[in-house]
RNA sequence: AGGGGCGUGGUCUAAUGGUUAUGAUUGAGGUCUCCAAAACCUCCGAUCACAGUUCGAUUCUGUGCGCCCCUG
Repeated sequence: AGGGGCGUGGUCUAAUGGUUAUGAUUGAGGUCUCCAAAACCUCCGAUCACAGUUCGAUUCUGUGCGCCCCUG
C1' cells in the first nucleotide's frame, strides 16, 4: 500500500428495520444467617464517531477512527 472481518454497560453476550435494547457477570443495597458463604429480590450501567436512506436504524449505505487476519 491492497484485500477481508469485527466494533453494544467494567467484562462477556442477544436483538427479522418497529415493545422501555436481552441475559449473564462485576459493583451497590436488601431478605435470610449467630457471623459469613450460597440462594433469592431490587438498583446502577451500553449500541465507536459523523453523515445519508427510511415514517422509523444496533440492523442498510458512505466516510473516518480503532482492533484482528491475509497478501506484498

The RNA shown here (transfer RNA) has 72 nucleotides and comes from a Candidatus Nomurabacteria bacterium.
It was read from a public genome assembly.
Taxonomically the source falls in Candidatus Nomuraibacteriota (Bacteria, Bacteria candidate phyla).
Model confidence (mean pLDDT): 83 of 100.
It matches the Rfam family "tRNA". Rfam links the family to the GO term triplet codon-amino acid adaptor activity. By type it is a transfer RNA.